[in-house]
Context: one part of a larger RNA
């Protein structure tokens, strides 16, 4: 070095872009001959091991001979495969053209419902809250109701195992800028591909920093209850925060607990997007191709549960990770961070 694994037992990196590296389509095409294969020569000490034979009465032991043993070296050949150089191809990949869908992203403007507050009108003794209450609010006129105004945040219905995005995530409307995917015919480039250690970027919520904003909600905190107690659950308040702009943080049950890519392997039934055919005046139904998203199930797989063309089936390539429980995601060191802390990550000991 060679093993077995990673949905739920330990184990898929939160997600992308991509460097090195690894791997890589077709042609009876041409060349080289590094890998590969073969021949020859040299060498691979002796002892040991194996085989044949001999010597001690036998054996152990020992002597002689043979064989075997290398990623070895030189040289001469072979050219299927890999590699290298050249030529060609279009099935992979990409570009152009024509379409349709979408809460994909960023920015500006804007709308209505509701809560709260302010002002005014009506109106009078309660309101609110709970299991029941109380704290609280209210005759300085509350709650209720009508009108006007202010301000912030979130967008009911539509809404759908429906859509979009790599993931995090994305939902009122309009406009501007902008990314990606899908479908349909051809035309073009001609393997330009896949993966990806490091690296770079993105990354919910909470948190940090500076400046704004602050309606509702609401850690902390105060009060009322409950209770043996109640640093809680329930109630009345309420500050950070939640919102915006700039800069950090970089974690998660970041989950499909399932890495990415490619090919292959019976079906049924929904649904979203685009296309073709058929019937039809048409809407629309039916048949059908591609892409997406669900459910049920064949074979197969699985410890079982279950998975099953969106595989956890059959194969190949590349990356990440696991190797008993606790100690411990701790200590130490390093590195990143303003901090909180993150990343990397043990051992003693113990069962």
């Nucleotide at each position: 070095c060679u093993g077995g694994g990673c949905g739920u037992a330990a184990a898929g990196g939160g997600c992308g872009c991509g460097u090195a590296g690894g791997c890589g389509g077709c042609c009876u095409c041409c060349g080289c001959a590094a890998g590969u294969c073969a021949a020859u020569u040299g060498u691979g000490a002796a002892a040991u091991c194996u085989c044949c034979g001999g010597g001690c009465u036998u054996a152990a032991c020992u002597c002689g001979g043979a064989a075997a043993g290398g990623u070895c070296a030189a040289c001469u050949g072979a050219u299927a495969c890999u590699g290298c150089g050249g030529g060609g191809c279009u099935a992979g990949a990409g570009u152009g053209c024509g379409g349709a869908a979408g809460g994909g992203g960023c920015a500006a403007c804007u709308g209505g419902a509701a809560u709260u507050c302010u002002u005014g009108g009506u109106g009078u003794a309660g309101c609110g809250g709970u299991g029941a209450a109380a704290u609280g609010c209210g005759u300085a006129g509350a709650u209720a109701u009508c009108a006007a105004g202010a301000g912030g945040a979130a967008c009911a219905c539509c809404u759908g195992c429906g859509g979009c995005g790599a993931a995090g995530g994305c939902g009122g409307g309009u406009u501007g800028c902008u990314g990606g995917g899908c479908c349909g015919a051809c035309a073009c480039u001609g393997a330009c591909g896949c993966u990806g250690a490091g690296g770079c970027g993105c990354g919910a919520a909470a948190g940090c920093u500076a400046g704004g904003g602050g309606a509702g909600c609401g850690a902390a905190c105060g009060g009322g209850a409950u209770u043996a107690g109640a640093u809680a659950c329930c109630c009345c308040g309420g500050u950070a925060g939640u919102c915006c702009u700039g800069g950090c943080c970089c974690u998660a049950a970041a989950c499909g607990a399932u890495g990415a890519a490619u090919g292959c392997u019976u079906g049924g039934u929904g649904u979203g997007g685009c296309g073709g055919g058929u019937a039809u005046c048409g809407a629309u139904c039916c048949c059908u191709g591609c892409c997406g998203u669900g459910c049920c199930g064949a074979a197969g797989c699985u410890a079982a549960c279950g998975c099953a063309u969106u595989a956890a089936g059959c194969a190949u390539u590349c990356c990440g990770c696991c190797u008993g429980g606790g100690g411990a995601g701790u200590a130490c060191g390093g590195u990143c961070g303003c901090a909180a802390g993150g990343c990397u990550g043990a051992a003693a000991c113990u069962c």